[in-house]
RNA sequence: GCCGCGUUAGCUCAGUUGGUAGAGCACAGCAUUCGUAAUGCUGGGGUCGUAAGUUCGAGUCUUACACGCGGCA
Numbered sequence: 001g002c003c004g005c006g007u008u009a010g011c012u013c014a015g016u017u018g019g020u021a022g023a024g025c026a027c028a029g030c031a032u033u034c035g036u037a038a039u040g041c042u043g044g045g046g047u048c049g050u051a052a053g054u055u056c057g058a059g060u061c062u063u064a065c066a067c068g069c070g071g072c073a
């Protein structure tokens, strides 16, 4: 230098054909308990790596760039 894959909540990851962004764990509150743990219920938390493009509409399609991993030279 070229090619491929990945980047989504604090962490690990889903998200089908473009149509309201989700789960588990963690965190907060409540219930339960003499108390703690466990369990149950409720809740908060997101510029979907960055910037553009296409579209009525983009996490999803296109381009450039950044970072990580792998391969080729």
Stems, first nucleotide, its partner, number of pairs: 001072007010025004019056001027043005049065005